Source information
The RNA shown here (SAM riboswitch aptamer (S box leader)) has 91 nucleotides and comes from Arthrobacter sp. MYb213.

RNA sequence: UAACCAUCCAGAGCGACUGAGAGACCUGGCUCGUUGACGUCGCAGCAACCGUCCUUUCAAGGAGCGGUGCUAAGGCCAGGACCGAUGGAGA
Numbered sequence: 001u002a003a004c005c006a007u008c009c010a011g012a013g014c015g016a017c018u019g020a021g022a023g024a025c026c027u028g029g030c031u032c033g034u035u036g037a038c039g040u041c042g043c044a045g046c047a048a049c050c051g052u053c054c055u056u057u058c059a060a061g062g063a064g065c066g067g068u069g070c071u072a073a074g075g076c077c078a079g080g081a082c083c084g085a086u087g088g089a090g091a
Base pairs, nucleotide, nucleotide: 001091004088005087006086007085008084013043014042015041016040017039021032022031023030025080026079027078028077029076044071045070046069049067050066051065052063053062054061055060075083
């Protein structure tokens, strides 16, 4: 990185740094933002995809230790497209 499988209306924020745009892309809306958004880092938390462990009536359930992920609004909304994101497995 092309193709494959699953999920995307639940859940979970503080601090420091930075400084003007941000919410993936296009169009139209809407929202967030100098009362500091977005981003980065730290800590905390959420969740339970994979591993691990526990229970088991073998259907499944649980723990949350490890690897990821996530922590405004339904992937912000509608339409669009070789849509996108995350995880898994594999080449």